RNAcentral holds the sequence, with entries from MGnify. A computed fold for a 100-nucleotide RNA from uncultured Rossellomorea sp., annotated as SAM riboswitch aptamer (S box leader). Of the family's consensus pairs, 97% are formed in the model. Its mean pLDDT, the model's own confidence on a scale to 100, is 82.

[in-house]
RNA sequence: UUAUCCAGAGUGACCGAGGGAUCAGGCCCUAUGACGUCCAGCAACCUCCAGUAUUGGAACGGUGCUAAUUCCUGCAGAAUGAUUUCAUUCUGAAAGAUAA
Numbered sequence: 001u002u003a004u005c006c007a008g009a010g011u012g013a014c015c016g017a018g019g020g021a022u023c024a025g026g027c028c029c030u031a032u033g034a035c036g037u038c039c040a041g042c043a044a045c046c047u048c049c050a051g052u053a054u055u056g057g058a059a060c061g062g063u064g065c066u067a068a069u070u071c072c073u074g075c076a077g078a079a080u081g082a083u084u085u086c087a088u089u090c091u092g093a094a095a096g097a098u099a100a
Stems, first nucleotide, its partner, number of pairs: 001100005010039001012038003018029003023074004040066003045062002047058004070095001075092007
């Protein structure tokens, strides 16, 4: 820089106290063992095969992932309902994650 981010995946073993990226607010997970590591699995970005291509298939290898949409909100706009701040929904941005 570009693409994707409402799908999918554990009654396993070890460990032993916090964890959900960061700041704030909320809401959750967790001694019925979280987080992490290993194993297992999921997916298909790179890779491989067929094809002019759209695309379809494979999964040995490089990554990634395996609570909740990136757990939700934060900034901007629109619609609706209230009229004092606001609430709900949608769209976009920002921030972030992953791959090339």